RNA sequence: UAAACAUUGAGAGUGGCGUGAGGGAACUGGCCCAAAGAUCGUCCGGCAACCUAGAAAUUAAAUAAGGUGCCAAGGCCAGGCUUUGUGAUACAAAGCAACGAUGCGUU
Numbered sequence: 001u002a003a004a005c006a007u008u009g010a011g012a013g014u015g016g017c018g019u020g021a022g023g024g025a026a027c028u029g030g031c032c033c034a035a036a037g038a039u040c041g042u043c044c045g046g047c048a049a050c051c052u053a054g055a056a057a058u059u060a061a062a063u064a065a066g067g068u069g070c071c072a073a074g075g076c077c078a079g080g081c082u083u084u085g086u087g088a089u090a091c092a093a094a095g096c097a098a099c100g101a102u103g104c105g106u107u
Stems, first nucleotide, its partner, number of pairs: 002106001005103004013044001015043004022033003027079004045071003050067002053063001075099001080096007
């Protein structure tokens, strides 16, 4: 780095220091955060339980030392397809897909 698989409405910081204008993946539209300092980096704190944790396998539960991950808003919302409701190409709801993210993981 590519395939496959799993998860993706739960949870967790008005913290310190540095940075300094945009940021919320990308495009469009909306909405939101941001000089009362967002974002990013780092330290501390926390969440979660994917991997790991007895010689092996399966099931269930607990814990959290280690490896990742995460800590505004559902992955902030919508976009494509299907179904349902209404007179409706509009609107709403549900499901699926696509894209993305994280883990696992063969080479």

Predicted 3D model of a 107-nucleotide RNA (SAM riboswitch aptamer (S box leader)) from Pontiella sp.
Of the family's consensus pairs, 94% are formed in the model.
Its mean pLDDT, the model's own confidence on a scale to 100, is 77.
The source organism's lineage runs through Bacteria, Pseudomonadati, Kiritimatiellota, Kiritimatiellia and Pontiella.